[in-house]
RNA sequence: AAGGUAGAGUAAGCGCCAGGUCCCGACCGGCCGGGUCGGGAUGACGAGGAGGAGGUCUAUCGAAUCAUUCGGCGGAUGGCCUCCCGGCUUGUACAGCCGUCAUGGCCGGUACAAACCAGGGAUGCGAGUCCCUGACAAAGUCCGUCCAACGUACCGGG
Numbered sequence: 001a002a003g004g005u006a007g008a009g010u011a012a013g014c015g016c017c018a019g020g021u022c023c024c025g026a027c028c029g030g031c032c033g034g035g036u037c038g039g040g041a042u043g044a045c046g047a048g049g050a051g052g053a054g055g056u057c058u059a060u061c062g063a064a065u066c067a068u069u070c071g072g073c074g075g076a077u078g079g080c081c082u083c084c085c086g087g088c089u090u091g092u093a094c095a096g097c098c099g100u101c102a103u104g105g106c107c108g109g110u111a112c113a114a115a116c117c118a119g120g121g122a123u124g125c126g127a128g129u130c131c132c133u134g135a136c137a138a139a140g141u142c143c144g145u146c147c148a149a150c151g152u153a154c155c156g157g158g
Base pairs, nucleotide, nucleotide: 014074015073016072017071019070020042021041022040023039024038025037026036027035028034045062046061047060051084052083053082054081055080056079057078085099086098087097088096089095091154092153093152094151103148104147105146107144108143109142117134118133119132120131121130122129123128
């Protein structure tokens, strides 16, 4: 240095489970499938999203929907406010708009997903879990037209 084996880490639309629901076993009752205990399963599908600090708020977008996404807890790159830093308005200050691709708004256009579902496979007694193939978004971004804004004061140069 290359190869092999084993373990750990991997997460931010992310993690978790004590209610609910479901499965398995034992026991009790007795033929309805009930109760208790123990062990398990389920519990949000992707897209997009980060200058720093503090505060605050049930943190954007669509897909699906029979408890599959019910219910709850924690977290979080979101919104708003303040401050700092930075970009733009030709230098500086104020003011304003923004966040490193660093003005805003309307409209139009472009592109992009996973689950569900269908088919196939692996695993588990089971509830289930995992994998492969196939379809379809919206927001934002980007592109185009239009509209709005592009200020005030001072300094310097011609």
The RNA shown here (glmS glucosamine-6-phosphate activated ribozyme aptamer) has 158 nucleotides and comes from a Chloroflexota bacterium. Its mean pLDDT, the model's own confidence on a scale to 100, is 79. The sequence was found by an Rfam model in a public genome assembly. Of the family's consensus pairs, 89% are formed in the model. Rfam family: glmS glucosamine-6-phosphate activated ribozyme aptamer. Rfam classes the family as a riboswitch.